The part of an RNA shown here (small-subunit ribosomal RNA, 5' domain) has 505 nucleotides and comes from an uncultured prokaryote.
The RNAcentral record of the full RNA draws on ENA.
Context: one part of a larger RNA
């Protein structure tokens, strides 16, 4: 000089785009943040109507609407943090003849017949309360048997391969299914394969802190055999046998750390971070563990144990903001308990729409970067003030007054978007937002600070103080003429900023 997620002092007039807990992965009131499907099913409750009525009412009741419950997808995405983590976590490059994969795409083939329950509901029992028990009833795309089997899967056999990948034959065993909407055409589904695209598991080469004042570490250790387990390969678990297996090319132990695309700086080479955004990985009160599931050891599931906190009728029960906003707290220090699903872009659904603090936008901070303004031209006998002075006179200074003329920005009036593509029979449908833009109106009208002025290093004088009070990045100033301390005046340098202070190159 740059640069910064910044803070602090003083000063502050607009907009645009961006960014805003770096500290306590302390703890957290309150609302929101994942739901959706009646074209998978059964039941309740309201309703147009409709029958009876003692005129209070009772009963049936379709479409639609509501309510949970059974099922089905989705809660493994999105969103958040950087605690752990030196490690095939990450980058990069291969391999996977060791491996899986819901939804979607392509092709094959199929979709027959049966059966037993159970929630919701109804009685009825326990509890303060979450909640929970007993007996009946019922439905299915929810579950269990037959059957079929293009086929798949396992055993035995060939070919090919270094091999367990592929390919063929043949026999034997065992494996599918589901309906729904529609007048119907049809469409949505289900059931097995086989490929595909995306997505992921696992291996391996090579790469990227520190410290030897950490020199020897290791017993499921290394490595086999066999067995289990996993989708799968492996000591990944076990039994057994074997004595190994890493280390001066730094093992192990300590320290410290989330890694990468990047970012900043620099001519480069290097360095120094690793916020925003993007990709990977970890976590989700702390510690374990398995469940469903195509995916999870699952932030907003469950189960155990702990530490906190809430409620309790003292038996016993709930909770987890490192989501969004917001409180306390620590802190030099980091924002609204906003607004809409109009857009994108995700979940359910045929579908209409329904969720979506993802996301679009809006509030707040000169926290950054960029833009613009706080007027423009003219105007000496150089007014008054103020300072200085050798008292003539310099000097502020065209600066001021005054004359002429704009109106950007703010402000007031008035008009007014694009963003819309979809969807819907249509009418319709924007959060921002009456914003952005346009015209129009008034009037220099409402807009200037800040360091600094010895030398480095631009910029000088008086006066006050008298090694006092003070200054200071470094050298150094200050003890009676101080250009170096305070004030003024003048100059410089920047300018909605200016400077200090951390940190980095």
């Nucleotide at each position: 000089g740059g640069a910064u997620a910044a803070a602090c002092g003083c000063u502050g007039g607009c907009g645009g785009c961006g960014u805003g807990c770096c500290u306590u992965a302390u703890g957290c009131a309150u609302g929101c943040a994942a739901g959706u499907c009646g074209u998978a099913c059964g039941a309740g409750g309201c309703u147009a109507g409709g029958a009876c009525u003692u005129c209070g009412g009772u009963c049936c009741g379709a479409a639609a609407c509501c309510u949970a419950g059974u099922g089905g997808c989705g809660g493994a995405c999105g969103g958040g943090u950087g605690a752990g983590u030196a490690a095939c976590a990450c980058g990069u490059a291969c391999g996977u003849g060791a491996c899986c994969u819901g939804u979607c795409c392509a092709g094959a083939a199929g979709u027959g017949g049966g059966g037993a329950a159970u929630a919701a509901c109804c009685a009825g029992c326990c509890g303060a309360a979450a909640g929970g028990u007993u007996g009946g009833c019922u439905a299915a795309u929810a579950c269990c048997g037959c059957a079929u089997a293009c086929g798949g899967u396992c055993a035995u056999c060939c070919c090919u391969u270094g091999g367990a990948a592929g390919g063929g034959a043949a026999u034997g065993a065992c494996c599918a299914a589901a309906g729904c909407c529609g007048c119907a055409a049809g469409g949505c589904g289900c059931u097995u394969c086989u490929g595909g695209a995306g997505g992921g598991g696992c291996g391996u080469g090579c790469g990227g802190c520190c410290g030897a004042u950490u020199a020897g570490c290791u017993a499921g250790u290394u490595g086999g055999u066999g067995u289990g387990g996993u989708a799968a390969c492996g000591g990944c678990g076990c039994a057994c046998c074997a004595a190994g297996g890493c280390a001066g090319u730094g093992a192990u132990c300590g320290g410290u750390a989330g890694c990468u695309g990047g970012u900043c700086u620099g001519a480069g080479a290097g360095g120094a971070c690793g916020a925003u955004c993007a990709g990977c990985c970890a976590c989700a009160c702390u510690g374990g563990g398995a469940c469903u599931g195509a995916g999870a050891c699952a932030c907003g599931g469950c189960c155990c144990a702990g530490a906190c906190u809430c409620c309790u009728a003292c038996g016993g029960g709930a909770g987890g903001c490192a989501g969004c906003a917001g409180c306390a707290g620590g802190g030099a220090a980091u924002a609204u308990u906003g607004c809409a699903c109009a857009a994108u872009g995700g979940g359910c659904g045929g579908a209409a729409g329904c969720c979506u603090g993802a996301u679009g936008c809006a509030g707040c901070g000169a926290c950054g970067c960029c833009g613009c303004g706080u007027g423009a031209g003219g105007g000496a006998u150089g007014a008054c003030g103020g300072c200085c002075u050798u008292c003539g006179g310099g000097u502020u200074g065209u600066a001021a007054a005054c004359c002429u003329c704009u109106u950007u920005c703010a402000g007031c009036a008035g008009g007014g978007a694009c963003g819309a593509a979809g969807c819907g029979c249509a009418a319709g449908u924007g959060a921002c937002g009456g914003u952005a833009c346009c015209u129009g109106c008034a009037g220099a009208a409402g807009a200037a600070g800040c360091g600094c002025c010895g030398g480095c290093c631009a910029a000088c004088u008086a006066c006050g103080u008298g090694c006092c009070a003070g200054c200071a990045g470094c050298c150094g100033c200050g003890g009676u003429a101080a250009g170096a301390c305070g004030u003024a005046g003048g100059g410089c340098g920047c300018g909605a900023g200016c400077g200090u202070u951390g940190u980095c190159c």